A computed fold for a 73-nucleotide RNA from a Bacteroidia bacterium, annotated as transfer RNA. The sequence is in RNAcentral, with records from ENA.
RNA sequence: GGGCUUGUAGUUCAAUUGGAAAGAACCCCUGAGUACGAAUCAGGAGAUGAGCGUUCGAAUCGUUCCAAGCCUU
Repeated sequence: GGGCUUGUAGUUCAAUUGGAAAGAACCCCUGAGUACGAAUCAGGAGAUGAGCGUUCGAAUCGUUCCAAGCCUU
């Protein structure tokens, strides 16, 4: 240089053929609980790597860039 794969909450993972408010666990916050805590229970906050395009509708399709990994000369 060429090719392929991946990128979703702080972390690890889902999301069916493009279609309902993008879910779960751990973590974090609040409350209950407790002598104080822990466990447990209830509630809450938090994400689609960036841009453009296609579409009535994009995490999903196309394209450019960025980052990581693998193969190859």